[in-house]
Context: one part of a larger RNA
Molecule: small-subunit ribosomal RNA, 3' major domain
Organism: uncultured bacterium
Parts: sequence; C1' cells; structure tokens
RNA sequence: UGACGGGGGCCCGCACAAGCGGUGGAUCAUGUGGUUUAAUUCGAAGCAACGCGAAAAACCUUACCAGGUCUUGACAUAUUGGGCAAAACUCUAGAGAUAGAGCUAUAAUUACUCCAAAUACAGGUGGUGCAUGGUUGUCGUCAGCUCGUGUCGUGAGAUGUUGGGUUAAGUCCCGUAACGAGCGCAACCCCUAUCUUCAGUUGCCAGCAUUAAGUUGGGGACUCUGGAGAGACUGCCGGUGAUAAACCGGAGGAAGGUGGGGAUGACGUCAAAUCAUCAUGCCCCUUAUGACCUGGGCUACACACGUGAUACAAUGGCAUAUACAACGGGGAGCGAAGCAGUGAUGUGGAGCAAAUCCUAAAAAGUAUGUCUCAGUUCGGAUCGUAGUCUGCAACUCGACUACGUGAAGUUGGAAUCGCUAGUAAUCGCAGAUCAGAACGCUGCGGUGAAUACGUUCUCGGGCCUUGUACA
Repeated sequence: UGACGGGGGCCCGCACAAGCGGUGGAUCAUGUGGUUUAAUUCGAAGCAACGCGAAAAACCUUACCAGGUCUUGACAUAUUGGGCAAAACUCUAGAGAUAGAGCUAUAAUUACUCCAAAUACAGGUGGUGCAUGGUUGUCGUCAGCUCGUGUCGUGAGAUGUUGGGUUAAGUCCCGUAACGAGCGCAACCCCUAUCUUCAGUUGCCAGCAUUAAGUUGGGGACUCUGGAGAGACUGCCGGUGAUAAACCGGAGGAAGGUGGGGAUGACGUCAAAUCAUCAUGCCCCUUAUGACCUGGGCUACACACGUGAUACAAUGGCAUAUACAACGGGGAGCGAAGCAGUGAUGUGGAGCAAAUCCUAAAAAGUAUGUCUCAGUUCGGAUCGUAGUCUGCAACUCGACUACGUGAAGUUGGAAUCGCUAGUAAUCGCAGAUCAGAACGCUGCGGUGAAUACGUUCUCGGGCCUUGUACA
C1' cells in the first nucleotide's frame, strides 16, 4: 500500500421489511446430470452452466456410429502433356457414392473448362482458451481509477482523491500544500409524453352533396403521417441552510427537479468463457484423425435437478350474439370474395413489391342463456381409429384435424424466485429461424392492482477508520 475481520462509523440497492404473484406437489414440453448404447457428436458448470452455443437435428444440417468407397484428393495455387469438348440428358448395374454405354448444338483454338501423370502441397469441427488475437460474461451503469508539476517522507509511499455540507453521481459548494489534468458521471444520440408550423396521398371527414360503405364529388379543419421548430433551465415565489452548494413547499405548465424508456459499461477482477464463428503459434494425423455415400444416432430411459406450459375451477367452464389495438411480414410471396368439407384443409384466383391489397379472427371484455360444487359440462395426459398438409421420403422421428378414450391433479413440506406503476398480474397479436415443424426467444399493444413504518437483521456494494501470525 492492499486484502481480510462472527471490529467501529456513514451511505446505497426489490437486500430485508410491507405487499402481489409464482417455483418446490401433478401432467406435459424443453435443457442438464446419470445410466444405457455400435453411436447416443462437441462445448457451457455457484452467482455469471442447465428453453445456454442451437433465430428450427426426418435426409441435409452433422462434427458421432455401422457398412460401402477414394488417395494430389470434395476445395486452392503452380509446372508438364493431351482433348474439343466438359457439363446436362437417356439407358444398364448398384443402397448410393460410383462404374459402363449412348446422345449432342453454337462460338473458339489465346482464354475458360475438362482429362491424365507426377511433385510441391491440399485437408483436419484433431490437441492445447494454462502459448495467443479477436469477441463475450461478471462485479456494475457500481462511482470509482489515475496522471503531470509541486510539497512531505531515507524509502516503500503519501498528499491531491482526506475534512464540513450536498447529490443518483469523485455531482456541486466551502475549507485545505496543494494547483491543474485525463478515463469514467452528466450532457450531446434514439424512442416516447405537449404544442406550433410546413405538407395532404394510399391517410382523415367538421360542414355541403352522394352512397350499402369516406363509396364518390369536395375539403385541410380534426385524427394521423413525417420534415422543421418550441418546450423544463431549480428559470420564478416562499422557507431552511454558511450569505454557498443544495433541500422542502408552492405557482404556472402536457410534462418538475435525471419527466419515462433505450443505446452507451472507466482502471481492473475471475490463468472466467470461446482453438467448434473466425484468425493463429506449437504439437499430432497424411491410402487417414482427410474426402464421398447409404442407413442409423444426436429423439434411448429405473432415476435426479433447472427453466417453462397447462391445470386443479363458479372472479369459472360451455353456447350464441357483439365491441375496441399496436408492432410487424408479404413475389419461388401474402393470398380475398365465392364454393366443397363437421374440421385440419381443398378449390378458386380478385387485389397487392403494398398508409391502397392480403395476412387479420385480436383475446381478455360486454349481453343473454346454461351448468350448481361434483374428480363434475373442471382438467386435459394417454391410447385407438379415420384423415389433412409440407416434403424424394413423416417407420425409427413432423405439425395439425375429427370421433372415441378420458389419467394425475381438490392450491402443493423444508426451502426458494420475480416485481415499486402503466410496473406486477392477466389477455391476445406479430416476427426471426423456416419446405414443414414453438409451451422457447424477440417485440407489440389491451385490461390493470397492492404495498414501502423503516434500516435492527440477511445478501451484495461504496467511503472513512481500526486490528492483523496474510501478500
């Protein structure tokens, strides 16, 4: 100087408390461990691994296994020689890779491309993340981490950065052997909340006509869209305070003291993660640890754990009627009306590269009816049968539909998680990936709470101080 303390002081955080809803019990989905297996490819491991890499494992992917094959090679460059064709297409054998045969137009003889031989070499998702770059997680959006000059100290170092106040903040003020400065904080950036102005189509419709309908004429007021601006700064008033910084209350205001979100992550810590995104040193393989193909596996199942979905019902289930969104996506695409089917869907093909058309039905909600507390008109697992769709192909191993079947489950032990406001809870919608295949993920809007006395305690963190057999 740090680190640590079941030392002290001050302060913060959904850290506790006060509340609301969950997990832990059930069934299923998904990931992991374990076990099994020819293989169940590999990585991730307290917080910070476990719906994680994977924003999609039927083939492919695919790295694993079995079998069948190749050896200058599936891919790259170079040298030599050769062909005008090669490829595609057809036939035969084969599980296919592959092997054999057939067919053949134009341009051109440089090139491209193909074949053969040999050699340099290719290739490796083989090892080492404890050899590395790059990227990322975490403490933590915590308020810290340092430097120059000066001063003090023999020196390591100290001071500044401590102290008195204050702040979300090393934020600001005052004091001060310090005076300044840098990286962080804040601001500058984006979205959102209000208004003005400009512009009015595909958007809108107050008044005037018109219609089944903003449908058409018309209009730019309103909504909305998208460009430019305004607006919030403790600016104003009162009080407290050291006359300071600031705090408390108030006015005005759409918004008030960082208005609400996002992006943004200092010096560093964990030999943290990744050699399987990529790059790369060294080591290793080279008729194989490389390459191609078919089939299988990654989907196994006594069990254990994590994360979720659905429930156990009446604040509910079911039936009929009916209302109100936002973000998005669409050409090998979205696909309307109509028609067929109980339905998945089929047919159809209008319109739309989209403020125009489609997706599109929003759901919870509201109204009426019914069920009357039961393993039920709750719950839907499982299984049977028959189908639909995608796709060479749904057996291993897809999603969906109809009918039948109707399991566990009556609110969950010890323990444990999230959340402070348009939040929790609850309700649906969209998108990426994608031929098909979400209960996951990322977004979007609808309805919309309760509680916070307080900082004694638990956990984590910051500053000062103290002790130390620690570095």